Predicted 3D model of a 79-nucleotide RNA (c-di-GMP-I riboswitch aptamer) from a Candidatus Rokuibacteriota bacterium. The source organism's lineage runs through Bacteria, Bacteria candidate phyla and Candidatus Rokuibacteriota.
[in-house]
RNA sequence: UUCUCGACAAGGCAAACCCGCCGCGAGGCGGGGACGCAAAGUCACGGGUCAGGACGGGCCUGACGGCUGGACUGCCGUA
Numbered sequence: 001u002u003c004u005c006g007a008c009a010a011g012g013c014a015a016a017c018c019c020g021c022c023g024c025g026a027g028g029c030g031g032g033g034a035c036g037c038a039a040a041g042u043c044a045c046g047g048g049u050c051a052g053g054a055c056g057g058g059c060c061u062g063a064c065g066g067c068u069g070g071a072c073u074g075c076c077g078u079a
Stems, first nucleotide, its partner, number of pairs: 004079001005077002012037002017032006035066001041072003045069003048064006
């Protein structure tokens, strides 16, 4: 330095649920709260799921990165 791996410690993120606001909706943002997470960081590129619309198949516009594949980046260092 790279790869594998995930002990200790530090720091980080934050499911369900509750409150407020936004959105037709999926859902989002803020606060509280922790089920979990070593990429639960970033990117809607492939698949998937969900919502709205018109609709014959299927399509269009969106949502989800804490469903999954891929790409890029990345903390600590027992071994």